[in-house]
Molecule: transfer RNA
Organism: Candidatus Kaiserbacteria bacterium RIFCSPHIGHO2_01_FULL_48_10
């Protein structure tokens, strides 16, 4: 300097245009004499700005961080 991958929850990750899921983590509760372990609930997100659509995690452009390749 070119190009090409990626960006989803407190961490891993899975969703190819129609209410965004899973696990571990937290946190309430049940259970137990206590712990561990189990059980149930809850909370908690699409990297930023645009642009198409009736509607975008999803398609297009810029941006910005990370990675990997030439050179």
């Nucleotide at each position: 300097g070119c190009a090409g991958a990626c960006a989803u929850a407190g961490u891993a990750u899975a969703g190819u245009g129609g209410u965004a899921g899973u696990a571990c983590a937290u946190a309430a509760c049940c259970u137990u004499c206590c712990c561990a372990a189990g059980g149930u609930u809850a909370g908690a997100g699409u990297g930023u700005g645009g642009g198409u659509u009736c509607g975008a995690u999803u398609c297009c452009c810029a941006u910005u961080g990370u990675c990997u390749g030439c050179u």